[in-house]
Molecule: Glycine riboswitch aptamer
Organism: Clostridium vincentii
RNA sequence: CCUCUGGAGAGACUCACAAACGAGGAGCACCGAAGGAGCAUGGCCUUUACAAAAUAAAGGUCGAAACUCUCAGGUAAAAAGGACAGGGG
Numbered sequence: 001c002c003u004c005u006g007g008a009g010a011g012a013c014u015c016a017c018a019a020a021c022g023a024g025g026a027g028c029a030c031c032g033a034a035g036g037a038g039c040a041u042g043g044c045c046u047u048u049a050c051a052a053a054a055u056a057a058a059g060g061u062c063g064a065a066a067c068u069c070u071c072a073g074g075u076a077a078a079a080a081g082g083a084c085a086g087g088g089g
Base pairs, nucleotide, nucleotide: 001089002088003087004086005085006084011028013027014026015025029075030074031073035071036069037068038067042062043061044060045059046058047057048056049055
């Protein structure tokens, strides 16, 4: 990387159009497990204090997640998607 299996959460919301459903439009309310974004301990660097080192403070930089954000995506069932786990290649 490919394939198979399992795989959660949250409005069957309101309005308009529409024969009806679905999708789409507007509005409000929600979810976190595609993707995306943020940083903790800590490391390194700079400056100041100090004769030097150590140490302290400030600033910068690297930087995790299933944590946080909710941009994207998603919110009856079905379909699709789905982090992650297991099997096979």